This is a predicted structure of a 599-nucleotide part of an RNA (large-subunit ribosomal RNA, domain I) from a Pseudomonadota bacterium. The coordinates come from a structure-prediction model, not an experiment, and the mean pLDDT is 83. It was read from a public genome assembly. The organism belongs to Pseudomonadota, within Bacteria. Rfam family: Bacterial large subunit ribosomal RNA.

Context: one part of a larger RNA
RNA sequence: GGCAGACGGUGGAUGCCUAGGCGUCGGCCGGCGAUGAAAGGCGUUGAAGGCUGCGAUAAGCCUCGGGGAGCUGCCAAACAAGCUUUGAUCCGGGGAUUCCUGAAUGGGGAAACCCACAUGGGGUCAUGCCCAUGAACGGCUGGGUGAAUAUAUAGCCCAGUGCGAGCGAACGGGGUGAACUGAAACAUCUUAGUAACCCUAGGAAAAGAAAACAAUAGUGAUUCUCCUAGUAGCGGCGAGCGAACGGGGAAGAGCCCAAACCGUGUUGGUGCCAAGCUUGCGGGCGUUGCCAAUACGGGGUCGUGGGACCUUACCGGAGGGAACCGCAAUUCUCUCGGGAAGUUACAAAGUGCAAGUAUAGUGGAAGGAACCUGGAAAGGACCGCCACAGAGGGUGAAAGCCCCGUACACGAAAUGCUCUGCACCUUCCUGGGUAAGGCACCCAAGUACGGCGGGACACGUGGAACCCCGUCGGAAUUCAUGAGGACCAUCUCAUAAGGCUAAAUACGCGCCGACGACCGAUAGUGAACCAGUACCGUGAGGGAAAGGUGAAAAGCACCCCGGUGAGGGGAGUGAAAUAGUACCUGAAACCGUCUGCUU
Numbered sequence: 001g002g003c004a005g006a007c008g009g010u011g012g013a014u015g016c017c018u019a020g021g022c023g024u025c026g027g028c029c030g031g032c033g034a035u036g037a038a039a040g041g042c043g044u045u046g047a048a049g050g051c052u053g054c055g056a057u058a059a060g061c062c063u064c065g066g067g068g069a070g071c072u073g074c075c076a077a078a079c080a081a082g083c084u085u086u087g088a089u090c091c092g093g094g095g096a097u098u099c100c101u102g103a104a105u106g107g108g109g110a111a112a113c114c115c116a117c118a119u120g121g122g123g124u125c126a127u128g129c130c131c132a133u134g135a136a137c138g139g140c141u142g143g144g145u146g147a148a149u150a151u152a153u154a155g156c157c158c159a160g161u162g163c164g165a166g167c168g169a170a171c172g173g174g175g176u177g178a179a180c181u182g183a184a185a186c187a188u189c190u191u192a193g194u195a196a197c198c199c200u201a202g203g204a205a206a207a208g209a210a211a212a213c214a215a216u217a218g219u220g221a222u223u224c225u226c227c228u229a230g231u232a233g234c235g236g237c238g239a240g241c242g243a244a245c246g247g248g249g250a251a252g253a254g255c256c257c258a259a260a261c262c263g264u265g266u267u268g269g270u271g272c273c274a275a276g277c278u279u280g281c282g283g284g285c286g287u288u289g290c291c292a293a294u295a296c297g298g299g300g301u302c303g304u305g306g307g308a309c310c311u312u313a314c315c316g317g318a319g320g321g322a323a324c325c326g327c328a329a330u331u332c333u334c335u336c337g338g339g340a341a342g343u344u345a346c347a348a349a350g351u352g353c354a355a356g357u358a359u360a361g362u363g364g365a366a367g368g369a370a371c372c373u374g375g376a377a378a379g380g381a382c383c384g385c386c387a388c389a390g391a392g393g394g395u396g397a398a399a400g401c402c403c404c405g406u407a408c409a410c411g412a413a414a415u416g417c418u419c420u421g422c423a424c425c426u427u428c429c430u431g432g433g434u435a436a437g438g439c440a441c442c443c444a445a446g447u448a449c450g451g452c453g454g455g456a457c458a459c460g461u462g463g464a465a466c467c468c469c470g471u472c473g474g475a476a477u478u479c480a481u482g483a484g485g486a487c488c489a490u491c492u493c494a495u496a497a498g499g500c501u502a503a504a505u506a507c508g509c510g511c512c513g514a515c516g517a518c519c520g521a522u523a524g525u526g527a528a529c530c531a532g533u534a535c536c537g538u539g540a541g542g543g544a545a546a547g548g549u550g551a552a553a554a555g556c557a558c559c560c561c562g563g564u565g566a567g568g569g570g571a572g573u574g575a576a577a578u579a580g581u582a583c584c585u586g587a588a589a590c591c592g593u594c595u596g597c598u599u
Base pairs, nucleotide, nucleotide: 001598002597003596004595005594006593007592008591009590015584016548017547020519021518022516023515024514025513026512027511028510029508030507031167032166039101040100041099042055043054044053046079049075050074051073061095062094063093064092065091066090070083071082072081106115107114108113117134118133119132120131121130122129137164138163139161140160141159142158143157144156145155171202172200173199174198175197176196182189186236212219213218223250224249225248226247227246233241234240254500255499256498261298262297263296264295265294266293267292268291269290270289276285277284278329279328280327281326282325283324303478305443306442307441309438310437311436312435313434314433315432317336318335319334320333321332322331323330337430338429339428340427341426342425350424351423352422353421354420355418356417357416358415359414361410362409363408367383368382371380372379384401385400386390392404393403394402449473450472451471452470453469454468455467459485480495481494482493483492484491535542536541555583558570559569560568561567
């Protein structure tokens, strides 16, 4: 030196564990903010630091409930000083306070700082100083002033206004809009209207009551879903893209305007022998009339076309008033009575009660100390019991009956929510409706549509309809217009150029519950641990490592060696100390000690 064995060191694999993650399902909730948010800075406890909480009233203040014996948050024990059955700590509802920064908003600024004004108050002999309040910008409303330019307008100024701003995970609508990639290269094409950026909204959004589909039969707003179907088609007919009709389900809800016509107000024009004043007769009035514009009210809302206007017929409570006067008719309007509906659209603000629900909680069955093993019984043995409860967790090993719970049954002073019901309340009808006939007044215009150029439709210009945009042209009004995939006819369907609309659908920053052939510390979130931390980077940004004594600290009093060390040896605790905080188990590489064999 090698080999082997034994015993160690080092190291932290493996096993076991879980405080943390991941995912799915269901429910709740879906916003916060100038009444100053989200996010922070700095403070704040008797006591130095960090975390948490809180804000100069600072681990807290007031109040209303719950709860019932201890408490003064955690790392983190002890001390000090206190609180508490006159109910503390703790849990929940409501309220108060809430420094400075931050949309940040008096002005400035290198965020958490600096400077300053007005009004009121405090302090001082006085100034400095202190406190409270106000003062940004935009929109809207009102007012003042006021150019080119006469009236005016723009602009400027003032006041009022808790209207806006900023933040937030995904989901929504819209605008702009790639490339890698695929086509085995690449250009049309694809990736993809994706990613990204921007605007903007809601708890959902968007869409939505047919100028729709269909096909000789019919359907009847929208949305979502399963089929139809990888079909019909589109496609350097390559790669690929990819419907609809129809059928089955979820949900279910329909409405309001513009116009014709009538009335009223205002303005302008026109008109004084007139026309007109609801009609008839008689009287009376006469800048009331007519035309245009505009505003408001009534009317009206549709496709078996609808409506306006005119005529006729029928049905329909009572009373009062008005339309120049009287009478009659007619029209309008008010009240009572009767009827209907309603706040998610169809008008609109709610209030109260009841019910349910959320935010604390409450009750909740039944075993034994004895025997065995053991450090410990929940294990074994024995004899019992409960069960609408034998889900689960904990307790010194493995507990239905020890603890927390579980099944089941209850509960709210306060605040919120929900839908349902009732009442109040509000609105509408009765005041109108139906039918027949007439009339031809209205039924959304630089619109539809066409040419050219694009986009979007599963559809790449194609025979290319339908839909949208740019540009140039540019209709019709029911004997009308649009559509049915060029176009024409017939036929059929539907009424564009105004608007509103719940549900079924999407999502999960957040809260609650349940579950998992999900992970178990190189896994699972980057983060089980004081992690978006330490650290790196000028910055945008990047971004770790790090869990486990024991049932209980009982965390080794005391003695010895040693530097008043580090570390160790005794002693003691403990079931165990080769469980001693470098702490469960403790593999391998690697390093030793001893023994044997061997060179």